[in-house]
Small-subunit ribosomal RNA, 5' domain from an uncultured bacterium, 511 nucleotides, folded computationally. The RNAcentral record of the full RNA draws on ENA, Greengenes and SILVA. The coordinates come from a structure-prediction model, not an experiment, and the mean pLDDT is 81. It is recorded under the gene name rrs.
Context: one part of a larger RNA
RNA sequence: GACGAACGCUGGCGGCGUGCUUAACACAUGCAAGUCGAACGGAGAUAGGAAGAGCUUGCUCUUCCGAAUCUUAGUGGCGGACGGGUGAGUAACGCGUGAGCAACCUGCCUUUCAGAGGGGGACAACGUUUGGAAACGAACGCUAAUACCGCAUAAGAUCGUAGGGCCACAUGGUCCAGCGACCAAAGGAGCAAUCCGCUGAAAGAUGGGCUCGCGUCUGAUUAGAUAGUUGGUGGGGUAACGGCCUACCAAGUCGACGAUCAGUAGCCGGACUGAGAGGUUGAACGGCCACAUUGGGACUGAGAUACGGCCCAGACUCCUACGGGAGGCAGCAGUGGGGAAUAUUGCACAAUGGGGGAAACCCUGAUGCAGCAACGCCGCGUGAAGGAUGACGGUUUUCGGAUUGUAAACUUCUGUUCUCGUUGACGAAGACAGUGACGGUAAACGAGGAGCAAGCCACGGCUAACUACGUGCCAGCAGCCGCGGUGAUACGUAGGUGGCAAGCGUUGUCC
Numbered sequence: 001g002a003c004g005a006a007c008g009c010u011g012g013c014g015g016c017g018u019g020c021u022u023a024a025c026a027c028a029u030g031c032a033a034g035u036c037g038a039a040c041g042g043a044g045a046u047a048g049g050a051a052g053a054g055c056u057u058g059c060u061c062u063u064c065c066g067a068a069u070c071u072u073a074g075u076g077g078c079g080g081a082c083g084g085g086u087g088a089g090u091a092a093c094g095c096g097u098g099a100g101c102a103a104c105c106u107g108c109c110u111u112u113c114a115g116a117g118g119g120g121g122a123c124a125a126c127g128u129u130u131g132g133a134a135a136c137g138a139a140c141g142c143u144a145a146u147a148c149c150g151c152a153u154a155a156g157a158u159c160g161u162a163g164g165g166c167c168a169c170a171u172g173g174u175c176c177a178g179c180g181a182c183c184a185a186a187g188g189a190g191c192a193a194u195c196c197g198c199u200g201a202a203a204g205a206u207g208g209g210c211u212c213g214c215g216u217c218u219g220a221u222u223a224g225a226u227a228g229u230u231g232g233u234g235g236g237g238u239a240a241c242g243g244c245c246u247a248c249c250a251a252g253u254c255g256a257c258g259a260u261c262a263g264u265a266g267c268c269g270g271a272c273u274g275a276g277a278g279g280u281u282g283a284a285c286g287g288c289c290a291c292a293u294u295g296g297g298a299c300u301g302a303g304a305u306a307c308g309g310c311c312c313a314g315a316c317u318c319c320u321a322c323g324g325g326a327g328g329c330a331g332c333a334g335u336g337g338g339g340a341a342u343a344u345u346g347c348a349c350a351a352u353g354g355g356g357g358a359a360a361c362c363c364u365g366a367u368g369c370a371g372c373a374a375c376g377c378c379g380c381g382u383g384a385a386g387g388a389u390g391a392c393g394g395u396u397u398u399c400g401g402a403u404u405g406u407a408a409a410c411u412u413c414u415g416u417u418c419u420c421g422u423u424g425a426c427g428a429a430g431a432c433a434g435u436g437a438c439g440g441u442a443a444a445c446g447a448g449g450a451g452c453a454a455g456c457c458a459c460g461g462c463u464a465a466c467u468a469c470g471u472g473c474c475a476g477c478a479g480c481c482g483c484g485g486u487g488a489u490a491c492g493u494a495g496g497u498g499g500c501a502a503g504c505g506u507u508g509u510c511c
Base pairs, nucleotide, nucleotide: 001510002509003508005507006506007505008504009503012380013379014378015377016376017375018373019372020338025336026335027334029333030332031331034078035077036076039075040074042072043071044070045069046068048065049064050063051062052061053060054059055058085291086290087289094216095215096214097213098212099211100210101209104208105207109204110203111202112201113200114199115198117151119149120148126141127140128139129138130137131136158181159180160179161178163176164175165174166173167172187196188195189194217263218262219261224254225253226252229251230250231249232248233247234246235245236244266288267287268286269285270281271280272279273278293314294313295312296311297310316327317326318325319324344370346369347368348367352366353364354363355362356361383413384412385411386410393404394403395402396401418448419447420446421445422444423443427438455500456499457498458497459496460481461480462479466495467494468493469492470491476483477482
């Protein structure tokens, strides 16, 4: 000098930040991922029309109707792989940096080319029956689709096959043109124009995957390590290369330039310090990685370590009719526990952004704000000017005085703050209109009124600042030197002084 700090004493305000560093301990409760009826068939409600019944004669009930309106459990689509959290693991191509992929994928988006013909069978919902305490099912029957499945059409896609040109970086790449095989689709809204979708192909963009050079803590009181191990061939698998996996063959591969083992640790941009070199560090913000109660597994999908998906096993908690079930805050709040120590079970989608939707809009504990905390940085205030008889009081004294001290009183002012009142935003984009959580906040104006606002540490030297009394190697102080045994500027108290100031000291850690 610095801090995500803590503790002691003290504490007026504002702005901007920051706030479980410990138990990746366990979690009550609420919320944190939905949306689309313009994909689909139903169901319900409301209003209307028709018929019937009851009667209190203008009400109620039942049934039917359909381009009516609204709501929606289910099928279906897109999104739940983003956003948010944490740092347990990891010494590794994990990260950083620089390259490569002639070994790769990419939903939504953009551009271009071509297309969408004609059929089929189901399963939910629903109905009936039925099992179970529940969670959740079972059987039979009916039905729709942008759900599912054949057929047609078919290329510059894929596969096979016979050629030629050009190029290169080893496997090869690229271009031209021939033949054969094989592969697609879905509709919705609107009076319509048209719009939103659908299928195949090519390119782009974005996002990812893989490989390599170099760099990346400590220990040799860890010296040898390794059998899918190292390489090859055939096969499998992957979007893709590869012992990634498998069968066979060979016996290799790494290591004092530190393998292996052990310990510790997320990495970086940065941050702190320092003249620099360097040292330390990785909170907040940004990038990457890993993880989601512990371990394992796959499914779906363009994409999965799938936090608020599924299955299995373990531990724990809860419900149970004892047969069986349910759960996962390292999301935002909040609770218990641990700890020296770290906040509200707040408001709003107004803005920015994200998901869905044609849109209206819905959702969004992302985010914007508010609350708490002197935790940090910055700013402001606690009055200003005048005022000597140097008042009273305190302290001290050589008793003359000195000092506190222009300090106070007193006079004249001011209104930052404070209180009250009036007005009252920017942030809101856009032709008009409408839309603000913050917030009646900030700010402006007016009124009142010096009123409500100063402490902490030190005073032997280092080190700015001294006297008196008490104590008497006691009580105590102390960062180092050291002080205290009767004149203590070093202990305690008082007065005075010095330093910093809404803070001041102490402790801890780093330079």